[in-house]
RNA sequence: UAACCAUCCCGAGCGGCUGAGAGAUCUGGCUCCGUGACGCCGCAGCAACCCCCUCGAUGAGGACGGUGCUACCGCCAGGACCGAUGGAGA
Numbered sequence: 001u002a003a004c005c006a007u008c009c010c011g012a013g014c015g016g017c018u019g020a021g022a023g024a025u026c027u028g029g030c031u032c033c034g035u036g037a038c039g040c041c042g043c044a045g046c047a048a049c050c051c052c053c054u055c056g057a058u059g060a061g062g063a064c065g066g067u068g069c070u071a072c073c074g075c076c077a078g079g080a081c082c083g084a085u086g087g088a089g090a
Base pairs, nucleotide, nucleotide: 001090004087005086006085007084008083013043014042015041016040017039021032022031023030025079026078027077028076029075044070045069046068049066050065052062053061054060055059074082
């Protein structure tokens, strides 16, 4: 990077740095934001896709590790060779 499979209305925030836009994209709306958003880093947490463990085993429970996630249903509606995350393989 393209194809495949699964998930995307549950859950979980503080500190430091930075400094103006941000919530993926288009249109419309609705929100967040100098009382510092978004982003980055650290710590903490959530979750249970992979690994692993237990049991009465198509499942349930656990949670060291690899990812992921921690405003709003992927913020909402419509749109499109839509997107994101994980898994397995090339």
A computed fold for a 90-nucleotide RNA from Arthrobacter sp. ES3-54, annotated as SAM riboswitch aptamer (S box leader).
The prediction has a mean pLDDT of 85.
It matches the Rfam family "SAM riboswitch aptamer (S box leader)". Rfam describes the family as follows. The SAM riboswitch is found upstream of a number of genes which code for proteins involved in methionine or cysteine biosynthesis in Gram-positive bacteria.
Of the family's consensus pairs, 97% are formed in the model.
Taxonomically the source falls in Arthrobacter (Bacteria, Actinomycetes, Micrococcales, Micrococcaceae).